[in-house]
Predicted 3D model of an 84-nucleotide RNA (c-di-GMP-I riboswitch aptamer) from a marine sediment metagenome.
RNA sequence: GAUAAAGGUAACCCAUCUGUAAAGGUGGGACACAAAGCUGCGGGUCUGUCGUUAAGUAAUGGGGCGGACAGCCGGGUUGCCGAA
Numbered sequence: 001g002a003u004a005a006a007g008g009u010a011a012c013c014c015a016u017c018u019g020u021a022a023a024g025g026u027g028g029g030a031c032a033c034a035a036a037g038c039u040g041c042g043g044g045u046c047u048g049u050c051g052u053u054a055a056g057u058a059a060u061g062g063g064g065c066g067g068a069c070a071g072c073c074g075g076g077u078u079g080c081c082g083a084a
Stems, first nucleotide, its partner, number of pairs: 001081001008033002013028006031071001037077003041074003044069007052062003
């Protein structure tokens, strides 16, 4: 980062499996993506739980502990091509 070339990934949905859940795996299928490769380091969002707190049943918010999201943003790191 181009009206280039070779490719790559795969949203939503459906089927199925795992999980309390968030969500993830596999297959189909393409919304889109120049890192939509990897990474949970920072922020954020979601989820579980608590003889936690506002408070006193609760709704809801905050906090502790555990989990998830990389296609929420940033950081780290690796990679294809080579026009302006």
Background
The RNAcentral record of the sequence draws on MGnify. The coordinates come from a structure-prediction model, not an experiment, and the mean pLDDT is 88. Its Rfam family is "c-di-GMP-I riboswitch aptamer". Rfam's curators write: GEMM was predicted in a large-scale screen for bacterial structured RNA regulatory elements.